[in-house]
Molecule: Glycine riboswitch aptamer
Organism: Nitratireductor soli
RNA sequence: CGGGUCUUUGUGGGAGAGACUGCCAAGCGCAGCGCUGAAGGAGAAACCGCCCCGGAAGCUCUCAGGCCAACGGACCGCAGGACCCAA
Numbered sequence: 001c002g003g004g005u006c007u008u009u010g011u012g013g014g015a016g017a018g019a020c021u022g023c024c025a026a027g028c029g030c031a032g033c034g035c036u037g038a039a040g041g042a043g044a045a046a047c048c049g050c051c052c053c054g055g056a057a058g059c060u061c062u063c064a065g066g067c068c069a070a071c072g073g074a075c076c077g078c079a080g081g082a083c084c085c086a087a
Base pairs, nucleotide, nucleotide: 002085003084004083005082007081008080009079010078011077012076013075018033020032021031022030023029034067035066036065040063041061042060043059047055048054049053
């Protein structure tokens, strides 16, 4: 100098679904119904493996979260840290 892994820091992008109804002390609050699904979680699940069994998704569920905006947001890009490989 180059490559990679996981974790982490900063930064950019980042979807979906009611500005619904009602109550109120009028607070971005509470309750109800409806919906969403990419924090998290769970699965009897595609798939994978060292195939007795284990791991496990952008699948499934909707407990949680969310449904103007903001915050958050799986994941991706860039720049760093740590570690590993190679030279």